Model confidence (mean pLDDT): 82 of 100. The RNA shown here (SAM riboswitch aptamer (S box leader)) has 105 nucleotides and comes from Candidatus Siliceabacter maunaloa. The organism belongs to Candidatus Siliceabacter, within Bacteria. The model forms 96% of the base pairs in the Rfam consensus.
[in-house]
RNA sequence: GACACAUCCAGAGGGGUGGAGGGACUGGCCCUUAGAAACCCCGGCAACCUCCCGCGCAGGACGGUCUCAACUGCGGGCACGGUGCCAAUUCCUGAGAGAUGUGGC
Numbered sequence: 001g002a003c004a005c006a007u008c009c010a011g012a013g014g015g016g017u018g019g020a021g022g023g024a025c026u027g028g029c030c031c032u033u034a035g036a037a038a039c040c041c042c043g044g045c046a047a048c049c050u051c052c053c054g055c056g057c058a059g060g061a062c063g064g065u066c067u068c069a070a071c072u073g074c075g076g077g078c079a080c081g082g083u084g085c086c087a088a089u090u091c092c093u094g095a096g097a098g099a100u101g102u103g104g105c
Stems, first nucleotide, its partner, number of pairs: 001105001003103006013042005021031003025094001027092002043086003048082002051077003056074004090097001
């Protein structure tokens, strides 16, 4: 970077530096010198991945018999680790749009 899949009406902000923009884009509507973006520190939210559980369920488990496990889906848990996020429903709207995570390439 393209592709595939999942999610996007819940939730969570203070300080320092900075000094005019920001909310991807269109049209709106908003936020912002009572301080935007960005960076740093601290704090927090959430639970995608990781990790843990099964004395829950299903698949695995078809076949003469008996039947185990890895693993997968669903469910539950933790929040150490990898990300993400912390105005407004992805702010609304439109599109062959965007964002985040995971996967193989």